[in-house]
Context: one part of a larger RNA
RNA sequence: CGCAAGUCAUUUGAGGAAAUCUGUCCUUAGUACGAGAGGACCGGGAUGGACGAUCCUAUGGUGUAUCGGUUGUCACGCCAGUGGCACUGCCGAGUAGCUAAGAUCGGAAGGGAUAACCGCUGAAAGCAUCUAAGUGGGAAGCCCAUUCCAAGAUAAGAUGACUAUUAAGGCCGCUUGUAGACUACAAGCUUGAUAGGUCGGAUGUGUAAGCGCAGUAAUGUGUUGAGCUGACCGAUACUAAAUGGCCGUUUUG
Numbered sequence: 001c002g003c004a005a006g007u008c009a010u011u012u013g014a015g016g017a018a019a020u021c022u023g024u025c026c027u028u029a030g031u032a033c034g035a036g037a038g039g040a041c042c043g044g045g046a047u048g049g050a051c052g053a054u055c056c057u058a059u060g061g062u063g064u065a066u067c068g069g070u071u072g073u074c075a076c077g078c079c080a081g082u083g084g085c086a087c088u089g090c091c092g093a094g095u096a097g098c099u100a101a102g103a104u105c106g107g108a109a110g111g112g113a114u115a116a117c118c119g120c121u122g123a124a125a126g127c128a129u130c131u132a133a134g135u136g137g138g139a140a141g142c143c144c145a146u147u148c149c150a151a152g153a154u155a156a157g158a159u160g161a162c163u164a165u166u167a168a169g170g171c172c173g174c175u176u177g178u179a180g181a182c183u184a185c186a187a188g189c190u191u192g193a194u195a196g197g198u199c200g201g202a203u204g205u206g207u208a209a210g211c212g213c214a215g216u217a218a219u220g221u222g223u224u225g226a227g228c229u230g231a232c233c234g235a236u237a238c239u240a241a242a243u244g245g246c247c248g249u250u251u252u253g
Base pairs, nucleotide, nucleotide: 001152005163006162007161008160009159010158011157015149016148017147018146021049022048023047024046025045026044027043033038051106052105053104054103055102059100060099061098062097066093067092068091069090070089071086072085073084074083075082076081110144111143112142117137118136119135120134169247170246171245172244173189174188175187176186177185194240195239196238197236198235199234200233201232204228205227210223211222212221213220214219
């Protein structure tokens, strides 16, 4: 821009894409078959491999904004307590998120037309012949079926709702994240829980500081599962999402 008014939702599916894998074991059954050795079809069940999708409950990894331990040195006047730097100084743990080696799930079942091939009926050709007329079976393959995209499918589809004009609706702007390079998308903008803060909780770390007591002291011990705690779960308008501006307004009825 188009889809002959504008707009917001919900959809149909022409067409396209993806997927399509396979082992072993048990049973049927040591049965059919076979002199024996050996050893099934068909059917039922279990469990794997590779591949793929999703996810983080558990198992782990990471987790330089969480907690603790510790060395050297400098600073806060000193002690104590802290902070800076040294690869995050080094080390032990670890929330969210991300993640695999982890978890869950998938390739199931069925239908149709067929290939090679196997048939039925059957003439030409009194026989025979699956074929010439007619009519069955038959594959991991083909078409459906499964999942996803999809009306620029210009043959531009369908349904519902809104608006009849400073309209409906949208954009700008702002707070953001389940989204993200930007954009877009999504949640919100006081008729508000969108982010921050605060409060409560969870989680993690592992018994803070101060003071008391014991000890000459190092240290131990009580207060004390204490103190602190990013991203997690809630609550709460305290702070920030202000006021607003712009587009849209008839070739349709």
RNAcentral holds the full RNA, with entries from ENA. This is a predicted structure of a 253-nucleotide part of an RNA (large-subunit ribosomal RNA, domain VI) from a Bacteriovoracaceae bacterium. The prediction has a mean pLDDT of 88.